This is a predicted structure of a 111-nucleotide RNA (Glycine riboswitch aptamer) from a soil metagenome. The prediction has a mean pLDDT of 79. Its Rfam family is "Glycine riboswitch aptamer". From the family's description: This family represents the bacterial glycine riboswitch. RNAcentral holds the sequence, with entries from MGnify.
RNA sequence: CCUCUGGAGAGACCCGGGAGCGGACACAAGCCGCCCGCGGGCACCGAAGGGGCAAGUCCCGGCUCCGAUUUGGGGCAAAGGGACGAAACUCUCAGGUAACCAGGACAGAGG
Numbered sequence: 001c002c003u004c005u006g007g008a009g010a011g012a013c014c015c016g017g018g019a020g021c022g023g024a025c026a027c028a029a030g031c032c033g034c035c036c037g038c039g040g041g042c043a044c045c046g047a048a049g050g051g052g053c054a055a056g057u058c059c060c061g062g063c064u065c066c067g068a069u070u071u072g073g074g075g076c077a078a079a080g081g082g083a084c085g086a087a088a089c090u091c092u093c094a095g096g097u098a099a100c101c102a103g104g105a106c107a108g109a110g111g
Stems, first nucleotide, its partner, number of pairs: 001111006011042001013041004017036002020034004043097003049093001050091003056084005062076005
């Protein structure tokens, strides 16, 4: 990396729009229901992806001792600055929120 299997969470939300289908109605309009990868709104989820952080390590930086041509070694010490730095934690940008479909960190098996 590939294949197979398993794989959670959260509104079947509200408003609007709309081709089509269906219903009642004698018919039409209107109404109701279904449907829509549509527009807007509020609420929510965390396990595609993405962002953030701990301990710690390193660097900068003060005083002082020893050695020394230069490069060096040791001790003491306050407040700081910077770089790197994990997750199933956290954020909720992205994504997602009945079933089906799809996605899915991660796990197992095989290659």